This is a predicted structure of a 434-nucleotide RNA (Bacterial RNase P class A) from Novosphingobium sp. FKTRR1.
It was read from a public genome assembly, where an Rfam model found it.
Of the family's consensus pairs, 94% are formed in the model.
Rfam family: Bacterial RNase P class A. Its family is annotated with ribonuclease P activity, dimeric ribonuclease P complex and tRNA processing in the Gene Ontology.

RNA sequence: CCAGGGGGCCGGGCAGCCGCGUUGUCAGCUUGCUGAUGCCGAGGAAAGUCCGGGCUCCACGAAACAAGGGUGGCGGGUAACGCCCGCCGGGCAGGAAGUUUCGGCUUCAGGUCAAGGGAAAGUGCCACAGAGAGCAGACCGCCGAUCUGGUCGAAAGACCGUGAAAGGUAAGGGUGAAAGGGUGCGGUAAAAGCGCACCGCGCAACCGGCAACGGAAGCGGCAAGGCAAACCCCACCCGGAGCAAGAUCGAAUAGGGACUGCGCGCCGCCGGUCACAAGCUGGUGGCAGGCCUGUUUCGGGCCAGCAGUCCGGGUUGAUUGCUUGAGCGCGCCCGGCAACGGGCCGCCUAGAGGAAUGGCUGCCAGUGCCGAUACGGUCCACUUGUGGGAUACCGUCGGCGCUACAGAACCCGGCUUACAGGCCCCCUGGCAUU
Numbered sequence: 001c002c003a004g005g006g007g008g009c010c011g012g013g014c015a016g017c018c019g020c021g022u023u024g025u026c027a028g029c030u031u032g033c034u035g036a037u038g039c040c041g042a043g044g045a046a047a048g049u050c051c052g053g054g055c056u057c058c059a060c061g062a063a064a065c066a067a068g069g070g071u072g073g074c075g076g077g078u079a080a081c082g083c084c085c086g087c088c089g090g091g092c093a094g095g096a097a098g099u100u101u102c103g104g105c106u107u108c109a110g111g112u113c114a115a116g117g118g119a120a121a122g123u124g125c126c127a128c129a130g131a132g133a134g135c136a137g138a139c140c141g142c143c144g145a146u147c148u149g150g151u152c153g154a155a156a157g158a159c160c161g162u163g164a165a166a167g168g169u170a171a172g173g174g175u176g177a178a179a180g181g182g183u184g185c186g187g188u189a190a191a192a193g194c195g196c197a198c199c200g201c202g203c204a205a206c207c208g209g210c211a212a213c214g215g216a217a218g219c220g221g222c223a224a225g226g227c228a229a230a231c232c233c234c235a236c237c238c239g240g241a242g243c244a245a246g247a248u249c250g251a252a253u254a255g256g257g258a259c260u261g262c263g264c265g266c267c268g269c270c271g272g273u274c275a276c277a278a279g280c281u282g283g284u285g286g287c288a289g290g291c292c293u294g295u296u297u298c299g300g301g302c303c304a305g306c307a308g309u310c311c312g313g314g315u316u317g318a319u320u321g322c323u324u325g326a327g328c329g330c331g332c333c334c335g336g337c338a339a340c341g342g343g344c345c346g347c348c349u350a351g352a353g354g355a356a357u358g359g360c361u362g363c364c365a366g367u368g369c370c371g372a373u374a375c376g377g378u379c380c381a382c383u384u385g386u387g388g389g390a391u392a393c394c395g396u397c398g399g400c401g402c403u404a405c406a407g408a409a410c411c412c413g414g415c416u417u418a419c420a421g422g423c424c425c426c427c428u429g430g431c432a433u434u
Base pairs, nucleotide, nucleotide: 001430002429003428004427005426006425007424008423009422010421012364013363014362015361016360017359018358020041021040023038024037025036026035027034028033029032043405047416048415050414051413052412053411054410055242056241057240058239060299061298062297063296064295065294068238069237070236071235072234073087074086075085076084077083088116090113091112092111095108096107097106098105099104117233118232122231123230124227125226126225139173140172141169142168143167146164147163148161149160150159151158152157181199182198183197184196185195186194201220202219203218206215207214208213246320247319248318249317256311257310258309259308260307261306262305265287266286267285268284269283270282271281272280289303290302291301292300327347328346329345331344332343333342334341335340365403366402367401368400369399370398371397372396375395376394377393378390379389380388
């Protein structure tokens, strides 16, 4: 200097005039208006509404189960999370080192990615091609008893042929995204973990680590692919609705009408009588029944109720919720690898209510394009100075245009998406110079 990746920041400034909103002070006055004046007044995403909460109300409560949904390596952070930090394993691209039969292989550090539990519980899928795609499989091949043709030979037998062929095989080739561990040696009629060495895979113990996991040695089978962002299994977590939640005041109406399901009981005691029985009625106790709940158990409530559907009527006003917070500080100290936590100091930075923060002018800044200019930078010798030459690349001057994405509405922590242009930091690789 170039390229790639990651992270952070800015995204207009100044002045004048006029105009807005909350609120403080002063004055006036028709007491909620006017005037003057002071402070403050959209974002990093305010967007998406994808997560998690605070807060409010509702649902009878507790436990277990079911249904439904969510997360998915380990540890930590947090109010919590599907978020953040660190670590472990894996994939990818390059780099360094070692090795090499020059095909490649191994190790290390950094970068980056991710929907990272289980495929030996079960089910399902892997088109086409291919012999065969998971209890698999023989197209081309390789070997080949035996038969047959030929040569040699007295014979036995040996050799050649691919002519046929029972049978064997999965090493080589082909198909494919992927073909039943890999490389090498031995072995075989030809082959194969058939045997061996190394790697890979699995196993119980040992060592290190909180753990995921890693390590050296040993033993073993050398058969069991991929997909779970397929159904599923495992572990953990989960009430619902939402500021149009709610609360208060005011006002008005029709204390409206129709319909459905289950239930509307039993026994005992006391009272209502001058007394008894029956009936009616009031209270009380027990049993049972219906509803409150997807099921069960326990507890609780309503009990003559409980659960629901449709039609119709009134209200749509005012106040509040509503901004001091899991708050902020390019401040400091302590702990921690970090996320973050604790302490000190300082600060108060919109609260509208159909919805405010804007308009005009001038100067500047940044940026794109066009034009001018050899004044400066730049380039031309072994180096420097002077002089000369080249060039519109940069600076300089002028003109025209542009200044991104985009507006709070109860608040907060995240994720995702959008963003003209500019600045800074880190990492990786390449080139050049010292």